[in-house]
RNA sequence: AUAUUUCUUCAGGGCAGGGUGAAAUUCCCGACCGGCGGUUACAGCCCGCGAGCCGAAAGGCAGAUGCAGUGCAAUUCUGCGGCCGACAGUUACAGUCUGGAUGAGAGAAGAACAAA
Repeated sequence: AUAUUUCUUCAGGGCAGGGUGAAAUUCCCGACCGGCGGUUACAGCCCGCGAGCCGAAAGGCAGAUGCAGUGCAAUUCUGCGGCCGACAGUUACAGUCUGGAUGAGAGAAGAACAAA
């Protein structure tokens, strides 16, 4: 000064019940769900990442939280209320059905090496 690796495994949940209709798990009432890392304390909605979409590529786009309480500390806990959710498909508009997907992946765990 350079290099700082290799392998394996794992890694997303959810429309009960009812209404209208020829037809809807897509509309209406209502029900249900919440990836990964960080953060003084546990997060779908605080900060990032992933999935997704656009592009030949470089690269770009993209969601949502208030009040009160406890506390040294919480938009993370407790109480009450609210909000958000890729693309394609469909006899009728989808966070929840089907499909890309026996995929990809943020990352997690383990093993080897642990020096040249």